[in-house]
Context: one part of a larger RNA
RNA sequence: UUGGGUCUAAAGCGUUCGUAGCCGGUUUAGAAAAUUCUUGGUGAAAUCCUGUGUAAAACAUAGGGCGUGCCAAGAAGACUGCUAAACUAGGAACCGGGAAAAGCUGAGGGUACUCAUGGGGUAGGGGUUAAAUCCUGUAAUCCUAUGAGGACCACCUGUGGCGAAGGCGCUCAGCUGGAACGGCUUCGACGGUGAGGGACGAAAGCCUGGGGAGCGAACGGGAUUAGAUACCCCGGUAGUCCAGGCCGUAAACGAUGCCCGUUUGGUGUAUCAUUUCCUUCGGGGAGGUGAUGUGCCGUAGCGUAGGCGUUAAACGGGCCACCUGGGGAGUACGGUCGCAAGACUGAAUUUUAUGCAAAUUUACAAAAUUUGCUGAAACAGUAUACUU
Numbered sequence: 001u002u003g004g005g006u007c008u009a010a011a012g013c014g015u016u017c018g019u020a021g022c023c024g025g026u027u028u029a030g031a032a033a034a035u036u037c038u039u040g041g042u043g044a045a046a047u048c049c050u051g052u053g054u055a056a057a058a059c060a061u062a063g064g065g066c067g068u069g070c071c072a073a074g075a076a077g078a079c080u081g082c083u084a085a086a087c088u089a090g091g092a093a094c095c096g097g098g099a100a101a102a103g104c105u106g107a108g109g110g111u112a113c114u115c116a117u118g119g120g121g122u123a124g125g126g127g128u129u130a131a132a133u134c135c136u137g138u139a140a141u142c143c144u145a146u147g148a149g150g151a152c153c154a155c156c157u158g159u160g161g162c163g164a165a166g167g168c169g170c171u172c173a174g175c176u177g178g179a180a181c182g183g184c185u186u187c188g189a190c191g192g193u194g195a196g197g198g199a200c201g202a203a204a205g206c207c208u209g210g211g212g213a214g215c216g217a218a219c220g221g222g223a224u225u226a227g228a229u230a231c232c233c234c235g236g237u238a239g240u241c242c243a244g245g246c247c248g249u250a251a252a253c254g255a256u257g258c259c260c261g262u263u264u265g266g267u268g269u270a271u272c273a274u275u276u277c278c279u280u281c282g283g284g285g286a287g288g289u290g291a292u293g294u295g296c297c298g299u300a301g302c303g304u305a306g307g308c309g310u311u312a313a314a315c316g317g318g319c320c321a322c323c324u325g326g327g328g329a330g331u332a333c334g335g336u337c338g339c340a341a342g343a344c345u346g347a348a349u350u351u352u353a354u355g356c357a358a359a360u361u362u363a364c365a366a367a368a369u370u371u372g373c374u375g376a377a378a379c380a381g382u383a384u385a386c387u388u
Stems, first nucleotide, its partner, number of pairs: 003324004007306002012320001014200004021193003025087006033080001035076008048064006090190001091187003094183003102176007109153002113149008124135002161168002205246006214240002219235004257319006265297014301308002325352003334345004355373007
């Protein structure tokens, strides 16, 4: 490499858009690239097969085969490709009324917290398993009034919703995007995947400028302890927040790539459409059916098993990515990117092993132990019997 694989053993890129490539719906006509067939040429000799020559071989000679291929001419027209025309089941657009924490921007609000000031009030408060550090007579904690500030968005909240993923949750408005359902609308294969490439991408981290209530790496102190560079407590700087730029990684997980088709069911839930019944006629209640999501259980089937099971890990097709014993190592070197941290790509030297046979233990198997591999078993059997 072929192959076999990728939920958990090695292995699905974090996600998406898309270039090349690869793959591609139905019908008709044409042409004949490819394909198939026929004929001819070519495809050195030796080697191979059959026969002859020879006692046999070597060798010679006659014929055949092989030479899997290439070239030319002719024919066929199903499939693939090409050209032309058409279709609507894929896809897209449009329309309709709805659903949603989808994104961005702006405005408004809410409780809590901390701080400040005024008033009331007096000796403790805080914290813990227990304490202490700590705060407090310059009046704390507590009650009350007013103000300032930054962050966050209880209840509703639901294996509920939306988004490609990361992720998204106070209210309102504007702008932007996507999906589902329904359609007697339009286009007419315009599609799928996608090497390179582009974009997005939690948290932490970095740069510049703001902001800083709470929380809080580092750090200081108090405890605990044999010690305690921790868990617990008192403080607390970066950071967390905003604007602009970088980083590009996560157990970025469903540890399950994307798309299409096929294959028994049951039961919830969300949105839409449709339909039946009830109705206090309300944007009401209960049920059926269809589509699309999202869960649970489970048949066949699959799987080493756990389990998966129409949301497949079943049965098939298309395209991409990745794996090939463990360590060394996601390291070294080189390259690209980055302000840095580092990211991506990514080795090698080297190291690491048993296997077979017999016996024992054992119901079997597995495992273990012992012996041997100059081995074991069978045959001959000590001096000439067999065998050579």
Small-subunit ribosomal RNA, central domain from an uncultured archaeon, 388 nucleotides, folded computationally.
It matches the Rfam family "Archaeal small subunit ribosomal RNA". A reference for the family is Cannone et al. (2002), "The comparative RNA web (CRW) site: an online database of comparative sequence and structure information for ribosomal, intron, and other RNAs", BMC Bioinformatics. Rfam 15.1 lists 709 matches to the family in 491 species. Gene Ontology terms of the family: ribosome and structural constituent of ribosome.
The prediction has a mean pLDDT of 83.
RNAcentral holds the full RNA, with entries from ENA and SILVA.